[in-house]
The RNA shown here (c-di-GMP-I riboswitch aptamer) has 86 nucleotides. The sequence was found by an Rfam model in a public genome assembly. Model confidence (mean pLDDT): 82 of 100.
RNA sequence: UAUAAGCAAAGGCAAAGCAAGCGAAAGCUUGUGGCGCAAAACUAUAGGGUCUAAUUCCGACAAGGACAUGACAGCCAGUUGCCGCU
Numbered sequence: 001u002a003u004a005a006g007c008a009a010a011g012g013c014a015a016a017g018c019a020a021g022c023g024a025a026a027g028c029u030u031g032u033g034g035c036g037c038a039a040a041a042c043u044a045u046a047g048g049g050u051c052u053a054a055u056u057c058c059g060a061c062a063a064g065g066a067c068a069u070g071a072c073a074g075c076c077a078g079u080u081g082c083c084g085c086u
Base pairs, nucleotide, nucleotide: 005086006085007084012037013036017032018031019030020029021028022027035074041079042078043077047076048075049072050071051070056066057065058064
């Protein structure tokens, strides 16, 4: 110095729920909250996956169905990356 495991310190993030707002919805923002997280940081026209279906299309102007151009990074993945002791 690197890797793996265990432990610690300082700090960081923030699930569900609740309130307000935005949105067609998924979902997002702020506050509260704290389930958890060493990448729970970044990346969604670089990949897989998941959610939604306004518009559009099919249908008969119905019922119903299909579609991302809308989202999710706390699903996998990729990129970057903090600290001491044993």